[in-house]
The RNA shown here (glmS glucosamine-6-phosphate activated ribozyme aptamer) has 155 nucleotides and comes from Alicyclobacillus contaminans DSM 17975. The coordinates come from a structure-prediction model, not an experiment, and the mean pLDDT is 77. NCBI's taxonomy places the organism under Bacteria, Bacillati, Caryophanales, Alicyclobacillaceae, Paenalicyclobacillus contaminans. Rfam family: glmS glucosamine-6-phosphate activated ribozyme aptamer. It is annotated as a riboswitch.
RNA sequence: CACGCGCUGGAAGCGCCUGGACUGGCGUCUCGCCAGUUGACGCGGUGGAGGUUGGCGAACCAUUCGGCGGAUGCCUCCCGGCUUGAGACCGAGCCGUCAAGCAACACUCGAAACCCGUUGGGCGACCGACGGAACAGGAGUUCGCAGGUCAUGAG
Repeated sequence: CACGCGCUGGAAGCGCCUGGACUGGCGUCUCGCCAGUUGACGCGGUGGAGGUUGGCGAACCAUUCGGCGGAUGCCUCCCGGCUUGAGACCGAGCCGUCAAGCAACACUCGAAACCCGUUGGGCGACCGACGGAACAGGAGUUCGCAGGUCAUGAG
């Protein structure tokens, strides 16, 4: 140094890099080699099983390109909760243990990067810190609307 084993820690726009692009150096210089840089900005998010091309918007105008792996997504069923009701069953709908029926107009709330400025590191590509001004999907409130049967109970 490589490989193997063991222990500890560590992720979900998360981890990694043999493609590509870019930087530096060297060379036999339309290319090649070595070393490096880049390779997702927040919001949201785990009942179980199976399936699956795995959510939302921002930014850029092409690298957030491409690749490998992973993932709390989505669909179906089951289990569970809630609304429709004082209750039960069936139905319809919304959810996942913080378990929320649909919901117009209107009102309220709502991110970070990008951008601008200052500044630190690096030969460089680039990497970081602080400050400033914003902007989402969406969330909340809300007119109104929303079964059948049993029973005739409760107030």